Background:
A computed fold for a 127-nucleotide RNA from Ornithinimicrobium humiphilum, annotated as FMN riboswitch aptamer (RFN element). The model forms 90% of the base pairs in the Rfam consensus.
[in-house]
RNA sequence: ACGUGCUCCGGGGUCGGUGAAAUUCCGAGCCGGCGGUGAUAGUCCGCGACCCGGCCGCAGCCAGCGGCCGGUUGACCUGGUGAAACUCCAGGACCGACGGUGAAAGUCCGGAUGGGAGGAAGCACGC
Repeated sequence: ACGUGCUCCGGGGUCGGUGAAAUUCCGAGCCGGCGGUGAUAGUCCGCGACCCGGCCGCAGCCAGCGGCCGGUUGACCUGGUGAAACUCCAGGACCGACGGUGAAAGUCCGGAUGGGAGGAAGCACGC
C1' cells in the first nucleotide's frame, strides 16, 4: 500500500405583527449532508436520507421489525474576473421528506440512543 470488520459522520426559530390559539400564518432575519467538476456548488452531474412498491425472513394471523431488489425524489439567473467558474466576486432570486400540533413547520416534538452516502484516521485480523 491492499482486503475484511469495527469505531466516526447535519445545520438552523431570533425579533416584531395578527389572533382565543402560531417558534407552523405575515414582515425581517437564520441554516445548507457526501462524492465529482478545467477553480471553492443547498440550485450542475451523481449519491444518501425521507416516501412508495415487490419478494423473502421472524411472528399462528394482523400489526411491527429486518434483509434484498426496484421506483420516486426540491430549487438560478444577470454582470464581472479568468485559460477555465450555473462553483469565485457583485447583484437579484429560489428550494427544503413523513407523522404530530389549540393554527398551515427546512428550523418545534416524534420515528431516531435509528438509518446513512462518503472520506480520513485509529484499532483488529489477513496478505